This is a predicted structure of a 72-nucleotide RNA (transfer RNA) from an Oscillospiraceae bacterium. It matches the Rfam family "tRNA". Rfam's curators write: Transfer RNA (tRNA) molecules are approximately 80 nucleotides in length. By type it is a transfer RNA. Lineage of the source: Bacteria > Bacillati > Clostridia > Eubacteriales > Oscillospiraceae. The sequence was found in a public genome assembly.
[in-house]
RNA sequence: GCUGAUGUGGCUCAAUGGCAGAGCAGUUCACUCGUAAUGAACAGGUUGUGAGUUCGAUUCUCACCAUCAGCU
Numbered sequence: 001g002c003u004g005a006u007g008u009g010g011c012u013c014a015a016u017g018g019c020a021g022a023g024c025a026g027u028u029c030a031c032u033c034g035u036a037a038u039g040a041a042c043a044g045g046u047u048g049u050g051a052g053u054u055c056g057a058u059u060c061u062c063a064c065c066a067u068c069a070g071c072u
Stems, first nucleotide, its partner, number of pairs: 001071007010024004018055001026042005048064005
């Protein structure tokens, strides 16, 4: 230099064009003599950045950035 893959809460991952979700972690409460466990509730996301297509984009297209792999 070329090709491909990945990028979504603190972490691990869903969501193949129509309300952004789950588990773990966090906070509060209940339960307990206390702790753990368990149960209930809450909070936490400009979906890597920018642009385009569309009535509507996590999803499709393009460029860039980061990481990983391969080729030279």